[in-house]
Molecule: RNase P RNA; transfer RNA
Organism: Armatimonadota bacterium
RNA sequence: GGAGUAAGCCAGGUGAUCGCUGCAGUCCACCAAGGUGGGCUGGGGAGGAAAGUCCGGGCUCCAGAGGGCGCGAUGCUCGCUAACGGCGAGGGGGAGUGAUCCCACGGAAAGUGCCGCAGAAAAGAAAACGCGAACUCCGGCUAUGCCGGAACGCAAAGCUGAAACGGUGGUGUAAGAGACCACCAGCGCCGCAGUGAUGCGGCGGCUUGGCAAACCCCAUCGGGAGCAAGGCUGAAUAGGAAGGGAAUGAGGCGGCCCGCCGACCCUUCGGGUAAUGCCGCAAGAGGCUUGGAGCAAUCCACGCCGUAGAUAGAUGAUCACCCUAGACAGAACCCGGCUUAUGUCUUACUCCAAUG
RNA sequence: GCCCCCGUAGCUCAGUGGAUAGAGCGCCUCCGUCCUAAGGAGGGCGUCGGGAGUUCGAAUCUCUCCGGGGGCG
Numbered sequence: 001g002g003a004g005u006a007a008g009c010c011a012g013g014u015g016a017u018c019g020c021u022g023c024a025g026u027c028c029a030c031c032a033a034g035g036u037g038g039g040c041u042g043g044g045g046a047g048g049a050a051a052g053u054c055c056g057g058g059c060u061c062c063a064g065a066g067g068g069c070g071c072g073a074u075g076c077u078c079g080c081u082a083a084c085g086g087c088g089a090g091g092g093g094g095a096g097u098g099a100u101c102c103c104a105c106g107g108a109a110a111g112u113g114c115c116g117c118a119g120a121a122a123a124g125a126a127a128a129c130g131c132g133a134a135c136u137c138c139g140g141c142u143a144u145g146c147c148g149g150a151a152c153g154c155a156a157a158g159c160u161g162a163a164a165c166g167g168u169g170g171u172g173u174a175a176g177a178g179a180c181c182a183c184c185a186g187c188g189c190c191g192c193a194g195u196g197a198u199g200c201g202g203c204g205g206c207u208u209g210g211c212a213a214a215c216c217c218c219a220u221c222g223g224g225a226g227c228a229a230g231g232c233u234g235a236a237u238a239g240g241a242a243g244g245g246a247a248u249g250a251g252g253c254g255g256c257c258c259g260c261c262g263a264c265c266c267u268u269c270g271g272g273u274a275a276u277g278c279c280g281c282a283a284g285a286g287g288c289u290u291g292g293a294g295c296a297a298u299c300c301a302c303g304c305c306g307u308a309g310a311u312a313g314a315u316g317a318u319c320a321c322c323c324u325a326g327a328c329a330g331a332a333c334c335c336g337g338c339u340u341a342u343g344u345c346u347u348a349c350u351c352c353a354a355u356g
Numbered sequence: 357g358c359c360c361c362c363g364u365a366g367c368u369c370a371g372u373g374g375a376u377a378g379a380g381c382g383c384c385u386c387c388g389u390c391c392u393a394a395g396g397a398g399g400g401c402g403u404c405g406g407g408a409g410u411u412c413g414a415a416u417c418u419c420u421c422c423g424g425g426g427g428c429g
Base pairs, nucleotide, nucleotide: 001352002351003350004349005348006347007346008345010343012322013321014320015319016318017317018316020045021044023042024041025040026039027038028037029036030035047328051339052338054337055336056335057334058333059226060225061224062223066258067257068256069255071222072221073220074219075218076090077089078088079087080086091105092103093102094101095100106217107216111215112214113211114210115209130154131153132152136150137149138148139147140146141145166184167183168182169181170180171179185207187204188203189202190201191200192199193198230279231278232277233275240269241268242267243266244265245264251261252260253259286305287304288303290301291300292299293298357428358427359426360425361424362423363422366381367380368379369378374412382401383399384398385397386396387395405421406420407419408418409417
C1' cells in the first nucleotide's frame, strides 16, 4: 500500500426569526359554577431501527382459566432470563491460507410411506447385461483334449445412478466372497476424564442405504382473544312489532368432550342516539456511575437522574456560519429479542506485496 | 393501530415433491374466401412475486423480504 474479519461510538453542530404539541405558573373573557376559550412566561418534545408484526412477556376481558383428547411450537449440552424460537459459554460437524464465520445438530435398530428416469438390482437381494468353467449331464469335433449348451457357482470387475448392502491392501480360489489377516470408519459393552454434550483407551461380534423442513415416536412448552382489550360518565329511548327456540337447559367459557356459570337467545321489520368526552396512558422486568460475583450472558449492593403522550394525530420552515457531507427513516398500550433498510468514523486482528 | 387471506401465460384458473409446468378464452402463423367472419391445422407466448435453505430433485416443504386484498368501534 492492497484485500479482508470482528467489535464499538455517533446519528450533523451553533445562532437568529416564524410556527406546532403536551405540562406548569399567571392574566383576561364567558359561564348553567363542573369548566370553556384566548394571551404571556418558563420548561419538555421520536429511533437505532420508532419499520416488518416474526417470536416472547406484562396488562385487560372471558370460571382470579380447571381436567382430558386433539392441535401447534421447539429440538446437541450447561447456564442466563419475567419469558422466548433470544442471549452467553462449551461439544460435534462444515467453509476459509488465515483473522474468523456458518449449522432446524433428538430418533431411520418402534412402525408406515417415498426413492422418478437410468440400471440386472433402489432395501433385508438380485442376474433377460454379465464373470467363472473345478464338479454333474447333453451335443459336436481335427478327441486322454477343445468348443457349445443346460444345470451350477459368484457378487470381485464392468454398467446405471444423487445413492448399489463397510473402505484400502493382502491371503485364498475355477472365479470369488469378513471366508481369513492387517489398518481405518461405524456399532455395542467396559474403564478413565468432564455437571453434561462429548473425548481418550481397551474388548467384542464382523456391518445395521438415504429422506422425519414425509407421516410418526420421544422430551419440553403452550387455554382463547387482543388497548378498536377493557372500564367510567352521559344523550336518546321502547323491556317496540312479528316469527322461532328456551330450566326436558337458551346462551357463554371462539377445535371437541368433561366440568363450571345459569336466563334469556336468534331472524326479519320499523325506529332513536353524542361523542373530537374521561380513564387505561407512561415510575418501568427504567436508565447511568462506582464496587462486588461470574470466562461470559447476567445478577447483587450503594448512590444519582426524571426522560414524548396525540385522537385527523405534534419535532417543522427560512437565513447565516462551521463543515467534504449527511443515509435509512418517524412513536400511538408498554417492554425483551429477532429480521430487514441505512451514512460516516474509530479500534483490534488476519493475509498478500515491497522495503528496512 | 390490531388480525386474517392471496400472488402460476395477456385474462380466469388447475397442478401440493419426479425430469421439458398445463386447460379454456385471447394472441401469432398458415389454409380457406373476391374480402371478412365462422371453420380447420400448427405454435406456449412463463425469472411459478424476489432471495436463502432442506432434498438426489422444489411451483409444491421451511424461513425471510416484497406486492395486493379483506375484516375489527